[in-house]
The RNA shown here (transfer RNA) has 73 nucleotides and comes from Gopherus evgoodei. Its Rfam family is "tRNA". By type it is a transfer RNA. The RNAcentral record of the sequence draws on Rfam. Taxonomically the source falls in Gopherus (Eukaryota, Dipnotetrapodomorpha, Testudines, Durocryptodira).
RNA sequence: GCCAAAGUAGCUCAGUUGGGAGAGCAUUAGAAUGAAGGUCUAAAGGUCCCUAGUUCAAUUCUAGGCUUUGGUA
Numbered sequence: 001g002c003c004a005a006a007g008u009a010g011c012u013c014a015g016u017u018g019g020g021a022g023a024g025c026a027u028u029a030g031a032a033u034g035a036a037g038g039u040c041u042a043a044a045g046g047u048c049c050c051u052a053g054u055u056c057a058a059u060u061c062u063a064g065g066c067u068u069u070g071g072u073a
Base pairs, nucleotide, nucleotide: 001072002071003070004069005068006067007066010025011024012023013022019056027043028042029041030040031039049065050064051063052062053061
C1' cells in the first nucleotide's frame, strides 16, 4: 500500500435483512447476619464511533471518514 472484520452501559458482549435499546459482571440502596462475605430484591448508568444520504421512521440500509485487530507483499 491492498483486502477483511470490529466499534452498543464502567468491563465483556447480545440485539437487526428498519418501529420496545438489552443481558452478565461491577456500582449503589434495601432485606437477611452480632458483623463481614456469600445470597435475594430493587435502582442508577447509553449523543448505539463521527458526518452525510435514503425513509413517515435508522444501532440496523447506502456513501465517506476515524480508531483497533487480523491477513497479504